RNA sequence: CGUGCGCACACGCUUAAUCCCGCAAGGGAGCCGGGGAACCACCAACUUGGGGUGAAUCGGGCACCUUUCACCGCGACUGCCUCCAGUGGAGGCGGCCACGGCGAGUGAGGCGCCCGUAGGAAACCUUCCUGUUCCGAACCCGUCAGCUAACCCGGUAGGCGAGAAGGAAGGAAAGG
Numbered sequence: 001c002g003u004g005c006g007c008a009c010a011c012g013c014u015u016a017a018u019c020c021c022g023c024a025a026g027g028g029a030g031c032c033g034g035g036g037a038a039c040c041a042c043c044a045a046c047u048u049g050g051g052g053u054g055a056a057u058c059g060g061g062c063a064c065c066u067u068u069c070a071c072c073g074c075g076a077c078u079g080c081c082u083c084c085a086g087u088g089g090a091g092g093c094g095g096c097c098a099c100g101g102c103g104a105g106u107g108a109g110g111c112g113c114c115c116g117u118a119g120g121a122a123a124c125c126u127u128c129c130u131g132u133u134c135c136g137a138a139c140c141c142g143u144c145a146g147c148u149a150a151c152c153c154g155g156u157a158g159g160c161g162a163g164a165a166g167g168a169a170g171g172a173a174a175g176g
Base pairs, nucleotide, nucleotide: 011161012160013159014158018029019028020027021026030156031155032154033153034152035151040146049144050141051140052139053138058116059115060114061113062112064110065109066108067107069105072103073102074101075099077095078094079093080092081091082090083089084088119135120134121133122132124171125170126169127168128167129166130165
């Protein structure tokens, strides 16, 4: 000097997730979400369930699994003929609106991964323009919910950062 890790204080980002009181349990304020009339909307909905929070939707490809379906091939079943044999087996030509067994396809669903994408975030705040880097998840209700005044019920977690891009307009703060 650089890098990594840990702790404390401060600053900041995502988000509704902040502040105050209390020894504590808890209680307030603010912010956020859900349910819930009339009017309006829907004229349909009801297993292909439906719905909610959230930016997190919608596609394509690959592989695997499940299931459905017409057809193809094999198998099974069956008519005739031939042979061997003894009530069965083999072969040939057919039949089959069937058996649904196998294989290969097709449709649908599930799952994993890649590639996009509606949309979303980034340092005084809001809006606009340009650029860059990222996100594009997860969870909940439980057969049930359009909007919705009164009213009712909840949440106020967690996870991150060591640079923070530039321009314009309007504000705020600080300084003079």
Molecule: c-di-AMP riboswitch aptamer (ydaO/yuaA leader)
Organism: Streptomyces boluensis